Record summary
This is a predicted structure of a 123-nucleotide RNA (c-di-AMP riboswitch aptamer (ydaO/yuaA leader)) from a marine eukaryotic metagenome. Its Rfam family is "c-di-AMP riboswitch aptamer (ydaO/yuaA leader)". Rfam links the family to the GO terms regulation of gene expression and cyclic-di-AMP binding. From the family's description: This family represents a conserved RNA structure found upstream of the ydaO and yuaA genes in Bacillus subtilis and related genes in other bacteria. The model forms 92% of the base pairs in the Rfam consensus. RNAcentral holds the sequence, with entries from MGnify.

RNA sequence: CGCUUAAUCCAUUUUGGAACGGGAGACCCAAGUUUUAUGGGGUGAAUUGUGAAAUUAAUUUCACAUAGGGUUAACUCUUUCGACCCGAAUCCGUCAGCUAAUCUCGUAAGCGUUGAAGAGAAG
Numbered sequence: 001c002g003c004u005u006a007a008u009c010c011a012u013u014u015u016g017g018a019a020c021g022g023g024a025g026a027c028c029c030a031a032g033u034u035u036u037a038u039g040g041g042g043u044g045a046a047u048u049g050u051g052a053a054a055u056u057a058a059u060u061u062c063a064c065a066u067a068g069g070g071u072u073a074a075c076u077c078u079u080u081c082g083a084c085c086c087g088a089a090u091c092c093g094u095c096a097g098c099u100a101a102u103c104u105c106g107u108a109a110g111c112g113u114u115g116a117a118g119a120g121a122a123g
Base pairs, nucleotide, nucleotide: 001112002111003110004109008018009017010016019107020106021105022104023103024102029097037094039095040092041091042090043089048065049064050063051062052061053060054059068086069085070084071083072082079117080116081115
């Protein structure tokens, strides 16, 4: 200096503010068959397969795909082509559709990319 992400900025003795983001939550609308059972739901791009191995089974691991997502800076943004990656994890605890008012929570963590073409803006 830059990237993923909401996860930054300002102020400060203390304690706060702004901004960005998440959840709960009416009428109306939608859904209509609920009760511990195939339970349900949230954050997130992270869903859905097929095959193989271990294995008594359950289950676990690996590989190849895939819905979907990201990077490809040197002023910034967007698009196209090519290239390279991700396609996880975790929380609530029997419970939440949408949802104005209202209430409430988060601002962590992890990294190191620069091929080409076009358009616009600023100086």